[in-house]
RNA sequence: GGGCCAGUAGCUCAGCGGUUAGAGCAGCGAGCUCAUAACUCGACGGUCGUAGGUUCGAUCCCUACCUGGCCCA
Numbered sequence: 001g002g003g004c005c006a007g008u009a010g011c012u013c014a015g016c017g018g019u020u021a022g023a024g025c026a027g028c029g030a031g032c033u034c035a036u037a038a039c040u041c042g043a044c045g046g047u048c049g050u051a052g053g054u055u056c057g058a059u060c061c062c063u064a065c066c067u068g069g070c071c072c073a
Base pairs, nucleotide, nucleotide: 001072002071003070004069005068006067007066010025011024012023013022018056028042029041030040031039049065050064051063052062053061
């Protein structure tokens, strides 16, 4: 330098172009217990990497860039 893949909650990941973006774990609060763990319940937590474009409408499609990984040279 070229090619491919990925980027969504603190972490691991889902998410037919449409209605409110979700799950598990962690953390927080409550219940249970003499107490802790386990278990149950609840709430919280998001600029969907950035900027444009297409579209009535974009996390999703297109382009460029950024970051990480792999391959080629």

RNAcentral holds the sequence, with entries from ENA. This is a predicted structure of a 73-nucleotide RNA (transfer RNA) from a Chloroflexota bacterium. Its mean pLDDT, the model's own confidence on a scale to 100, is 82. Its Rfam family is "tRNA". About the family: Transfer RNA (tRNA) molecules are approximately 80 nucleotides in length.